[in-house]
RNA sequence: GCGUCCGUAGUCUAGUCUGGUUAGGACCUUGGCCUUCCAAGCCAAUGACCCGGGUUCAAAUCCCGGCGGGCGCA
Numbered sequence: 001g002c003g004u005c006c007g008u009a010g011u012c013u014a015g016u017c018u019g020g021u022u023a024g025g026a027c028c029u030u031g032g033c034c035u036u037c038c039a040a041g042c043c044a045a046u047g048a049c050c051c052g053g054g055u056u057c058a059a060a061u062c063c064c065g066g067c068g069g070g071c072g073c074a
Stems, first nucleotide, its partner, number of pairs: 001073007010027004020057001029045005050066005
């Protein structure tokens, strides 16, 4: 340099193919319940679509470019 796959909370991950509910779940954190206390359990809260542009009534999802990472070829 070329090809290909990937990028979603502090961490891991579903959703993308086939655009449409308030972007779901687990861990962590915080608060509450429970307990003599702790742990466990239960309830609640906080927090995310890599960046820019385009298409569309509507984009995490489709298209283009960029950035970063993995793999293959050279």
Transfer RNA from a Candidatus Altarchaeales archaeon, 74 nucleotides, folded computationally. NCBI's taxonomy places the organism under Archaea, Nanobdellati, Candidatus Altarchaeota, Candidatus Altarchaeia, Candidatus Altarchaeales.